Predicted 3D model of a 75-nucleotide RNA (transfer RNA) from an archaeon. It matches the Rfam family "tRNA". By type it is a transfer RNA.
RNA sequence: GCUCCGUUCGUCUAGCCCGGUCAAGGAUACUGGCCUUUCAAGCCGGCGGCACGGGUUCAAAUCCCGUACGGAGCA
Numbered sequence: 001g002c003u004c005c006g007u008u009c010g011u012c013u014a015g016c017c018c019g020g021u022c023a024a025g026g027a028u029a030c031u032g033g034c035c036u037u038u039c040a041a042g043c044c045g046g047c048g049g050c051a052c053g054g055g056u057u058c059a060a061a062u063c064c065c066g067u068a069c070g071g072a073g074c075a
Stems, first nucleotide, its partner, number of pairs: 001074007010028004020058001030046005051067005
């Protein structure tokens, strides 16, 4: 230098190929309440995310281009 893969809540992960039902689901953490003599556990609720920029489209986490970061291969 070229090619390929990845980047989503604090953490882990699904969804992406094949655009739309739903203001992205689950686990865990944190947090409010219930329960309990108290704590834990359990039950109910809250919280919080599509790496960044641009394009296509009525509509983009999803398609296209570029950038950043991480990884693999070739030279």
Description: The same sequence occurs in records of 3 taxa.